Context: one part of a larger RNA
RNA sequence: UGAUGGGGGCCCGCACAAGCAGUAGAGCAUGUGGUUUAAUUCGAUGCAAAGCGAAGAGCCUUACCAGGGCUUGACAUGCUACGUACCCCCUUGAAAGAGAGGGGUGCCUUCAGGAAUGUUGACACAGGUGGUGCAUGGCUAUCGUCAACUCGUGCCGUAAGGUAUUGGGUUAAGUCCUGCAACGAGCACAACCCUUGUGUUUAGUUGCCACCGGUUUGAGAGUGGAACUUUGAAUAGACUGUCGAUGAUAAGCCGGAGGAAGGUGAGGAUGACGUCAAGUCAUCAUGCCCCUUAUGCCCUGGGCGACACACGUGCUACAAUGGCCGGGACAAAGGGUCGCAGUCCCGCGAGGGAGAGCUAACUCCAAAACCCGGCCUUAGUUCGGAUUGUAGGCUGCAAUUCGCCCGCAUGAAGCCGGAAUCACUAGUAAUUGUCGGUCAGCCAUAUGGCUGUGAAUUCAUUCCCGGGCCUUGUACA
Repeated sequence: UGAUGGGGGCCCGCACAAGCAGUAGAGCAUGUGGUUUAAUUCGAUGCAAAGCGAAGAGCCUUACCAGGGCUUGACAUGCUACGUACCCCCUUGAAAGAGAGGGGUGCCUUCAGGAAUGUUGACACAGGUGGUGCAUGGCUAUCGUCAACUCGUGCCGUAAGGUAUUGGGUUAAGUCCUGCAACGAGCACAACCCUUGUGUUUAGUUGCCACCGGUUUGAGAGUGGAACUUUGAAUAGACUGUCGAUGAUAAGCCGGAGGAAGGUGAGGAUGACGUCAAGUCAUCAUGCCCCUUAUGCCCUGGGCGACACACGUGCUACAAUGGCCGGGACAAAGGGUCGCAGUCCCGCGAGGGAGAGCUAACUCCAAAACCCGGCCUUAGUUCGGAUUGUAGGCUGCAAUUCGCCCGCAUGAAGCCGGAAUCACUAGUAAUUGUCGGUCAGCCAUAUGGCUGUGAAUUCAUUCCCGGGCCUUGUACA
């Protein structure tokens, strides 16, 4: 100087407390361990691995296994020789591949040839998702959006180092004020950026409003307007600016006014010096080592989907604040031409047929909880939906291993969950639907967004956990 203490002081955080909804019990989905297997490819392992890499494993993907094949190779550059690219057909084969036949030539040209492409040969070489993340770059997690971490000069100390950065206040903050052998500066903090909340100006089309037309209910490139809603663009606005109290005449803090918004308005992006030899050689790049008729490459089939079990993350429930039936209403943000599809017809339905419109403020995908009326009456039930049988639909060469959906039948566990444990402070939790990406299809209950309805509680910092500053003990470095 650090690290550390069941030492002390001060302070903070959904850290406790207060409250609310869960998990742990059930069924299922999914990931992991283990076991099994020809293979169940590989990686991630306390917080910070385990719905993680994977924004989508039937083939492909695919790296794994079995079998069938290739050896200058699926891919790149260079050399030689030959043919021309390309298209069609036959035999064999599970395919890859192997063998054989036919047709016609194109582009540039200095007519020598060349470009492009295919085959052959010998080498240089290619290739490796092989090893090492403890050789590395790059990227990332974490402490932590915690408020810290340093430098120059000066001063002090023999030196390691100290001072500044400590003290008194204050802040979300090393934020600011003040004092001081320190004076300044840098990286972080804050602000600048994006979204959202209010107004003004401006622009009005495909949006908005009025009129006409039509009235059975649908229809219009109809006419006009720029007020409103709204959509962009520009701009204003919030700064402790103002008033009072307090404070050291400071920084600030408390209360009020005005205001759409008040003291960082709310949310996001933004992550200092460093820590963990943290993670990744399987995104990529790369040193060294290793393989080279194989640890490379092609194909078919299988596996990654196994199943006495254990763990994590979720979904659905156990019901009446509910379930079912009929009728009625209101979004935002997105996506759509190899696409979204209105409407009509067929089908109980998944879906099928015909297909208007839409390259989209014009059209389509397209709401549910909620409200009204009725039934159910506390039951393993009109709760719950697992499982199984069967008739079908869709995608796709292909749905057996191993897809999704629909109808009928079946109707399991489950009556609120032990020890323990997690999230959340406001448009939040809880609850309700909806969209996107990936994507032929989909194992999505995942993930990233978006609206609707919409709470309770915070006495306080004693205790648990994590962190910051000062101080002190230490046989630790």
Predicted 3D model of a 477-nucleotide part of an RNA (small-subunit ribosomal RNA, 3' major domain) from Lagerstroemia excelsa. Its Rfam family is "Bacterial small subunit ribosomal RNA". The full RNA is in RNAcentral, with records from SILVA.